RNAcentral holds the sequence, with entries from ENA and SILVA. A computed fold for a 1524-nucleotide RNA from Mesoflavibacter zeaxanthinifaciens subsp. sabulilitoris, annotated as small-subunit ribosomal RNA. Its Rfam family is "Bacterial small subunit ribosomal RNA".
RNA sequence: ACGAUGAAGAGUUUGAUCCUGGCUCAGGAUGAACGCUAGCGGCAGGCUUAACACAUGCAAGUCGAGGGGUAACAGAGAAAAGCUUGCUUUUUUGCUGACGACCGGCGCACGGGUGCGUAACGCGUAUGCAAUCUACCUUUUGCUAAGGGAUAGCCCAGAGAAAUUUGGAUUAAUACCUUAUAGUAUGAUGACUUGGCAUCAAGAUAUCAUUAAAGGUUACGGCAAAAGAUGAGCAUGCGUUCUAUUAGCUAGUUGGUGUGGUAACGGCAUACCAAGGCAACGAUAGAUAGGGGUCCUGAGAGGGAGAUCCCCCACACUGGUACUGAGACACGGACCAGACUCCUACGGGAGGCAGCAGUGAGGAAUAUUGGACAAUGGAGGCAACUCUGAUCCAGCCAUGCCGCGUGCAGGAAGACUGCCCUAUGGGUUGUAAACUGCUUUUAUACAGGAAGAAACACCUCUACGUGUAGAGAUUUGACGGUACUGUAAGAAUAAGGAUCGGCUAACUCCGUGCCAGCAGCCGCGGUAAUACGGAGGAUCCAAGCGUUAUCCGGAAUCAUUGGGUUUAAAGGGUCCGUAGGUGGAUAAUUAAGUCAGAGGUGAAAUCCUGCAGCUUAACUGUAGAAUUGCCUUUGAUACUGGUUGUCUUGAGUUAUUAUGAAGUGGUUAGAAUAUGUAGUGUAGCGGUGAAAUGCAUAGAUAUUACAUAGAAUACCAAUUGCGAAGGCAGAUCACUAAUAAUAUACUGACACUGAUGGACGAAAGCGUGGGGAGCGAACAGGAUUAGAUACCCUGGUAGUCCACGCCGUAAACGAUGGUCACUAGCUGUUCGGGUUUCGAUCUGAGUGGCUAAGCGAAAGUGAUAAGUGACCCACCUGGGGAGUACGUUCGCAAGAAUGAAACUCAAAGGAAUUGACGGGGGCCCGCACAAGCGGUGGAGCAUGUGGUUUAAUUCGAUGAUACGCGAGGAACCUUACCAGGGCUUAAAUGUGGUUUGACAGCUUUAGAGAUAGAGUUUUCUUCGGACAAAUCACAAGGUGCUGCAUGGUUGUCGUCAGCUCGUGCCGUGAGGUGUCAGGUUAAGUCCUAUAACGAGCGCAACCCCUGUUGUUAGUUGCCAGCGAGUAAUGUCGGGAACUCUAGCAAGACUGCCGGUGCAAACCGUGAGGAAGGUGGGGAUGACGUCAAAUCAUCACGGCCCUUACGUCCUGGGCUACACACGUGCUACAAUGGUAGGGACAGAGAGCAGCCACUUCGUGAGAAGGAGCGAAUCUAUAAACCCUAUCACAGUUCGGAUCGGAGUCUGCAACUCGACUCCGUGAAGCUGGAAUCGCUAGUAAUCGCAUAUCAGCCAUGAUGCGGUGAAUACGUUCCCGGGCCUUGUACACACCGCCCGUCAAGCCAUGGAAGCUGGGAGUGCCUGAAGUCCGUCACCGAGAGGAGCGGCCUAGGGUAAAAUCGGUAACUAGGGCUAAGUCGUAACAAGGUAGCCGUACCGGAAGGUGCGGCUGGAACACCUCCUUU
Repeated sequence: ACGAUGAAGAGUUUGAUCCUGGCUCAGGAUGAACGCUAGCGGCAGGCUUAACACAUGCAAGUCGAGGGGUAACAGAGAAAAGCUUGCUUUUUUGCUGACGACCGGCGCACGGGUGCGUAACGCGUAUGCAAUCUACCUUUUGCUAAGGGAUAGCCCAGAGAAAUUUGGAUUAAUACCUUAUAGUAUGAUGACUUGGCAUCAAGAUAUCAUUAAAGGUUACGGCAAAAGAUGAGCAUGCGUUCUAUUAGCUAGUUGGUGUGGUAACGGCAUACCAAGGCAACGAUAGAUAGGGGUCCUGAGAGGGAGAUCCCCCACACUGGUACUGAGACACGGACCAGACUCCUACGGGAGGCAGCAGUGAGGAAUAUUGGACAAUGGAGGCAACUCUGAUCCAGCCAUGCCGCGUGCAGGAAGACUGCCCUAUGGGUUGUAAACUGCUUUUAUACAGGAAGAAACACCUCUACGUGUAGAGAUUUGACGGUACUGUAAGAAUAAGGAUCGGCUAACUCCGUGCCAGCAGCCGCGGUAAUACGGAGGAUCCAAGCGUUAUCCGGAAUCAUUGGGUUUAAAGGGUCCGUAGGUGGAUAAUUAAGUCAGAGGUGAAAUCCUGCAGCUUAACUGUAGAAUUGCCUUUGAUACUGGUUGUCUUGAGUUAUUAUGAAGUGGUUAGAAUAUGUAGUGUAGCGGUGAAAUGCAUAGAUAUUACAUAGAAUACCAAUUGCGAAGGCAGAUCACUAAUAAUAUACUGACACUGAUGGACGAAAGCGUGGGGAGCGAACAGGAUUAGAUACCCUGGUAGUCCACGCCGUAAACGAUGGUCACUAGCUGUUCGGGUUUCGAUCUGAGUGGCUAAGCGAAAGUGAUAAGUGACCCACCUGGGGAGUACGUUCGCAAGAAUGAAACUCAAAGGAAUUGACGGGGGCCCGCACAAGCGGUGGAGCAUGUGGUUUAAUUCGAUGAUACGCGAGGAACCUUACCAGGGCUUAAAUGUGGUUUGACAGCUUUAGAGAUAGAGUUUUCUUCGGACAAAUCACAAGGUGCUGCAUGGUUGUCGUCAGCUCGUGCCGUGAGGUGUCAGGUUAAGUCCUAUAACGAGCGCAACCCCUGUUGUUAGUUGCCAGCGAGUAAUGUCGGGAACUCUAGCAAGACUGCCGGUGCAAACCGUGAGGAAGGUGGGGAUGACGUCAAAUCAUCACGGCCCUUACGUCCUGGGCUACACACGUGCUACAAUGGUAGGGACAGAGAGCAGCCACUUCGUGAGAAGGAGCGAAUCUAUAAACCCUAUCACAGUUCGGAUCGGAGUCUGCAACUCGACUCCGUGAAGCUGGAAUCGCUAGUAAUCGCAUAUCAGCCAUGAUGCGGUGAAUACGUUCCCGGGCCUUGUACACACCGCCCGUCAAGCCAUGGAAGCUGGGAGUGCCUGAAGUCCGUCACCGAGAGGAGCGGCCUAGGGUAAAAUCGGUAACUAGGGCUAAGUCGUAACAAGGUAGCCGUACCGGAAGGUGCGGCUGGAACACCUCCUUU
């Protein structure tokens, strides 16, 4: 440059990712159907099911110019009758037009329908017929002579219900027959020429034999021969569905010869002869199916289909048969058999819509019993013409394609309604409507109105050859008064369907509440549903829109174009080898493949392109291109193939040298074990987590000696070696095979792979015979356990061993087929060879490790490829069902091999990531353990909870993280609960209206009280009103529900050290890195290293208290010194030193020293210091977890109640009591009790209060009464110390319980308060299993104060101080936590996941005694019609025919077997289901590692034995490699 115009994805497996892989969707199409809807026209299409059955009508006739004729019609003639005298009726004449039936000719084999059958020369394509026929048509040549006898019809006579039929007489032909004539016909014989691939063909020729005709009348016909055209027949190459769970089939079968038959070849048929023919390149059998042009889809290659139109085939109720004919074995012909239907007088007959209409049936479903031969075409005819459900038209149907319309413009108060919202203001419906103007397609009415018609025939004219051609005139329209045109009026006559979670364009409200329902996939619905139903709005298409069904596409998801096989599905267990496929170098030849040119064909229609016709389009016409194919021919020869020759590098042979657990058979050795005998010796042995069974005083175990037996070979020994794989191990001998290296010599492509086939093939298992020491399925016993058909133990049979024969499978694995070639390195090792300076180095073949590029989803692989190429084989196509069922082959059996479907799910799966988890590992921390101290668990009481009870025992909290918790204080109240009695709005506030000057208070009556009634007293005012109350209306009220709708608050992990981000880098990605490693720390604290560098929330620090000092300030605090005073006291003057108070400062930072260390840091009885390594304590709680707690603190969405689930009152209850648990108090005593005496705090509180002091009371307390709203007043601190007593007891311990008497608070102490006094004096003598707290001013012990509060059930809670210990070796173990790593089938995250039996329901399937049906075949019997053959004494002059016989056959009967279905008592496994039962097999070391093959056993998962695998964790060791 030419050519080419053509290619899109998405959802869904996961916590997330990448991949593999299926399912689903978006597109197009249809002879479609269904739902909703519907104005018009054009063009097309319309039983896909029952080749089911059919009423009725029509669909094939025509010719009188072939014939005899005259039933019907018309004309004409004749006769008769009636008479209206030219009309009617009757009869008659074939005379004419014509013509029923009949003889004859042509047609009926076309046209039209359907798709049963058919897997075939049926169809398609290309050839051939030298092996053939062809009516009508065309051309050419020739002929058309002479005779004859019948027959239908008509007529007569019969039979029968009918269909139909018998006999007699007579008659014609273009019907039939005889004879003549004839060659360019046919046959035979003889010889000649030319040609061909063979049989042969063509031409000329001689003799013999055979076969023709038709007339009619002037328009036409007939016969013979040749040729053409058309149509048909036959043969051949190639192509043409699925199943091998169909592997062998075939007797006229394959071939030959003779004969017959046919238009023709041929086993087409027959007789004889031979034994062939087909098949893994798929015969035979079975299933399904008309084939093609074409149609749909697709970028294409392909895939699917075979409606309409065209070509071919097959069929015509089912099966068979022939006749006639040019052509049929014949849709609207014949005969026979069968099934079915109809008529019948019961004797017999008739029929075939898969022609056009139409009917029934079937079905989801498919039209009118229409018009016309006007056109096109067909049959007959000289023609007119007749016939034509072919055809042309019309009718029905949105069934499809195409076109048109349902109006257009203006119009904002952005109207009203509707709907929504942040709710009284917006948004949307929406320029939409109203309103104004304009237009009239379509529909309606009226009027006009085609083309399609050219012809034939008839008439006229012209030309010439007188029957041909041409010209002119005339005639013919079903559709149809249709298309089209004009006029009129008027927006007038005309819009729906589906969808709106994602895919996928389009969103809100209400209703419903896992219900009703939706759904193509994912999925939606359990009270705020854009997913259900309705509404408003929106989106997409539009006279249609959706749904369903089917096909292609997307799907590279069967992959030629264009896929894969280590782990996802997939490499055969291994080798040998047949067919097949593929194949080294070189030369010549050939031209099969291949390439190019030419020719023929590839029907038309269709598709594409140009042009044209209907107003456009659909549609149609015309021309071109295309038809990628097949055949013929000519040429080219690089490559492949064939043939021939040569070569050596592939392959092989030979020689030499080696090597090895290579194989087979024999011989032999020592250790160990067991057994036997004998000895020594005595009470146990053995075994386990611990035991027991077992053995042993009849002498075991142990030990010594000897003997016997079988099996296996320590050390060497190793990522060693050998072998095809399985596999092979003491030593030695014999035999056999292999491999490697090094050499030259030889052969000369002899090679590689390998379907079917053959051989070998661990362990287990089987058969026969041996053998049997140890081990050891099954089995027995003992343990363990809830159970234990197991794990553990004691025994122990098959087996394990040998010989021979089977089996033929394994995680038969490198989960990686074989061969050949190529492609960077480093480093071990085995067996050879070369060189050597003895260090080493080069080389061949093996066997390992690491890595580059590349590849890969990644893990990984990486010259021993999973890289790059070539060849051959095997295998895969979602999971389950299932390696199952059925069938077949093999096997003694076990079983092996081959190998489905129904049904079911939307996943199953691979690799890697982040978490979580592990009865995995490593490191670290914590009152976690350990070391200690003191408790709880036992008693009595207090208190809370459960349970029970009750009218009510209100509610909440329930492992840690509920239980002296909400409650920091239930006699009434509180109070939410119960019983009873009341109210309908209490209280608060506001607005508006009305009324009143009262209400309230006080007294009193009834009542349990709330409440009701009675009495009493009674506002202010500037007169405007204010105030107060009552009442009405509106707002209320709810401790009712939902903490799983929420806010806020809180607990816990946990004061654990973690949790993240930006940029960069790594990875396809999720993610990783940073945050890891080595140290260090209380700490992700800090340092070093470092593809990371920085940063944030946490840690620490900053804040408060406390510990030291300084300074400032001294009242209510203090009092050293000075003074005053007292019995005494800071009581007073004064002081500002001290204590103290409360502000501000200082101080501590590993700062200094020594040691270790790179540093960070650590160590030290270090120094100094009040304090030393975060000094002690508090506040402070990262990202998050537990749907943790709370709707009863409060707030709040939604729901619920409204003379009650609201509210008031009285009483009761929350305090009950067989019991169980938690938390405490008091004790059990002498480290103590009691009595007397004595000492020292801190922090708080106080006016309806704390209360000194005095008096009274035994006391609780009472009566008086100072001080203090507080550094001023108010409170005995106790343990402790001193003295006395008690002497180990249920006590001088302990104080429960009970009786009596009181005090105080309060309206009120009965249920149900606290305290006091007197008396009573229970259990309890230190607490089982188990369990809790605590590491220093801590535990333990002692008291004090406060909040709440009238009082108090406080032994509780929160604070305060006093006295004041012990112990920590250490991190093995328990618990919790952090980091790293490992495994995982978990991700709701181990409280996870998950397996099998059993039980229940549903579904499909297998087996099954039997029952039943279909199709195909075989043997035997029978055998219609019919062709053919034979015969023939009958008919005929003859031709011929009847009759009789034979062969064959449809059909029928029968027998045995095979095959395919249906059904079935019973039965087997499978799948799916709600939360069933039993166990817990697997996933972590899944608690006995798992899995594979095999055998046995067991309710079940499963267990055990033997051999194998790593797709096992952990630890230790060894070896090797990388880096330094």